[in-house]
c-di-GMP-I-GGC riboswitch aptamer from an uncultured Desulfobulbaceae bacterium, 75 nucleotides, folded computationally.
It matches the Rfam family "c-di-GMP-I-GGC riboswitch aptamer". Gene Ontology term of the family: cyclic-di-GMP binding.
RNA sequence: AACAGAAAAGCCAAACCUGUUGUGAGGCAGGGACGGAAAGCCACGGGUUUCACUGAGACAGCCGGGUUGCCAUAC
Repeated sequence: AACAGAAAAGCCAAACCUGUUGUGAGGCAGGGACGGAAAGCCACGGGUUUCACUGAGACAGCCGGGUUGCCAUAC
């Protein structure tokens, strides 16, 4: 110490359930584990989506991009 991700230590947590919050999409907490190698973060572009629809939001586990990080490896 790059790409890849074999090993090891671990990490995250879909659907669903409970509580809570929001007009809503959804968010938060607990349980749970479909999966993930950035399923960490960012709404910049596309996409999907909600509403009190000249507009204001949601989704980063939809794709791309930016950025940060653990182990270990080529060199």